[in-house]
Context: one part of a larger RNA
RNA sequence: GAACUAACGCUGGCGGCGUGCCUAACACAUGCAAGUCGUACGAGAAAGGGGUUUCGGCCCUGAGUAGAGUGGCGUACGGGUGAGUAACGCGUAGGUGAUCUACCCAAGGGACGGGGAUAACUUACCGAAAGGUGAGCUAAUACUCGAUAUUAUCGAGAGAUGAAAGUGAUGAUGAGUCAGCCCAUGGAUGAGCCUGCGUCCCAUUAGCUAGUUGGUAGGGUAAUGGCCUACCAAGGCGACGAUGGGUAGCCGGUCUGAGAGGAUGGCCAGCCACACUGGAACUGGAACACGGUCCAGACUCCUACGGGAGGCAGCAGUGAGGAAUAUUGGACAAUGGGGGCAACCCUGAUCCAGCAACGCCGCGUGAGUGAUGAAGGCCUUCGGGUUGUAAAGCUCUGUUGAUGGGGAAGAAGUAAGUGACGGUACCCAUCGAGGAAGCACCGGCUAACUCCGUGCCAGCAGCCGCGGUAAUACGGAGGGUGCAAGCGUUGUUC
Repeated sequence: GAACUAACGCUGGCGGCGUGCCUAACACAUGCAAGUCGUACGAGAAAGGGGUUUCGGCCCUGAGUAGAGUGGCGUACGGGUGAGUAACGCGUAGGUGAUCUACCCAAGGGACGGGGAUAACUUACCGAAAGGUGAGCUAAUACUCGAUAUUAUCGAGAGAUGAAAGUGAUGAUGAGUCAGCCCAUGGAUGAGCCUGCGUCCCAUUAGCUAGUUGGUAGGGUAAUGGCCUACCAAGGCGACGAUGGGUAGCCGGUCUGAGAGGAUGGCCAGCCACACUGGAACUGGAACACGGUCCAGACUCCUACGGGAGGCAGCAGUGAGGAAUAUUGGACAAUGGGGGCAACCCUGAUCCAGCAACGCCGCGUGAGUGAUGAAGGCCUUCGGGUUGUAAAGCUCUGUUGAUGGGGAAGAAGUAAGUGACGGUACCCAUCGAGGAAGCACCGGCUAACUCCGUGCCAGCAGCCGCGGUAAUACGGAGGGUGCAAGCGUUGUUC
């Protein structure tokens, strides 16, 4: 000098675009953050309104609605965090003749005949609750059996094995159309695994290793492999740094620098890991699964003491820690995602708004004229000098501001409709210099000097050093210098 996710001190007018728990991966009240489909299925209220009545009720409507249940798809995406990890984790270049891929696209073929359950519901019961048990009834695109079988699988071949929902809507129970189902091929996308090279510090860490290294056989997986098991052999790694310890998510990038390099990895984008701590599997195309399950632990809460419930490193928000980091906001209008034929529903993703000079950029705080060089201040050699065209005065302007009027784009395929932001941006008119300047420094480095006070005191200080009676170095004043809605200080990096 440059930079910063900065903080602190003094000060503070506006706008645009960004950014905002670096500390305790500490604990969390409350609300919301993942649902959707009646064009898969069976069942199905109530309030309210109307009618009738023997006043008990009954009927119609509300309504095949609400709320549940079975079933399908989604919940493995999106969002958060960086604890762990020195590793094929990441980066880069490859391999997969060792593999999988729901939904989507393209071409092909098929969809025949049966069956038994079960939730909801009813009923009986247990429990404080969470919840649970028995009996009875019922449906499906839920489950299941048989048939059929190519380009699938196994096999050298013969051969063997393996499927479906003819369902839903429209139409008329037909045809047709739309959506869906099964088999199998190719694609697209996504993923798994393997390999070469690269990837911090300590040798005051020198030896490490028994599933260890390799083989055979088997198991397991979508798939290779000591991944696992049995047996056999005795190997494997290491000063080209094994093993151990410490530290750390990696990268595109970012900062600095002429570069080489050094430092760094916040926002954004890619990958990885994690979801109270540890372990495990289930479902599924994919998880060993943040808002799923089970077990154990710590913690918090409820309890009738028998037993239960919970997990903000999602968005807000609270406490704590800290020098320090925001609203318990609006909307699905746009972009995108999930479900649905659709209408539509959901979406703290996202788009916006709020707070903060936290950063960058832009603008303003007026312009012209104005000498008697006014007054006042300060200095003075008492002549004057300086503040200083500065002010006042005069003439203007209207950025910004205030008020009033108008008023978007962002909204789309074909017409209409649809905007949170927002009556915002922007435009016009009116008013009016009015509401808008500070901070640090002035001994040298280093741009900027005098007076007063103080008297090695009080104090200053980045380094050198100032201060003990004439201090340009302390404190104040006048003046000046530098930056400017900021300016200084501290911290960190080059």

The part of an RNA shown here (small-subunit ribosomal RNA, 5' domain) has 494 nucleotides and comes from an uncultured bacterium. The RNAcentral record of the full RNA draws on ENA and SILVA. It matches the Rfam family "Bacterial small subunit ribosomal RNA".